The RNA shown here (transfer RNA) has 71 nucleotides and comes from uncultured Roseovarius sp. The coordinates come from a structure-prediction model, not an experiment, and the mean pLDDT is 84. Rfam family: tRNA. The family's RNA type in Rfam is transfer RNA. The sequence was found in a public genome assembly.
RNA sequence: GCGGGCGUAGUUCAACGGUAGAACAUUGGCUUCCAAACCCGAAGAUGUGAGUUCAAUUCUCGCCGCCCGUG
Numbered sequence: 001g002c003g004g005g006c007g008u009a010g011u012u013c014a015a016c017g018g019u020a021g022a023a024c025a026u027u028g029g030c031u032u033c034c035a036a037a038c039c040c041g042a043a044g045a046u047g048u049g050a051g052u053u054c055a056a057u058u059c060u061c062g063c064c065g066c067c068c069g070u071g
C1' cells in the first nucleotide's frame, strides 16, 4: 500500500430502522458493635463529520483509532 473485521456506561457485553439495557464496578440507604456479604435505590454511554429516512446504535460515505490477513 491492498483486503477484511471492530468502535455503545469505568470494565465485559446486549439492542427487527421505532423509549439504548444487563452484569461487575462507583455511590446513597438498609443490615452489623464495626466491616464484609445480602437487600433496596441513584448516577453514568452509541468514536467523529456528513447522507438516506417521518424516525439511525442499526443503512450508505469520508475521517480517526484498534485488530487480523496479504505484498
Base pairs, nucleotide, nucleotide: 001070002069003068004067005066006065007064010024011023012022013021018054026042027041028040029039047063048062049061050060051059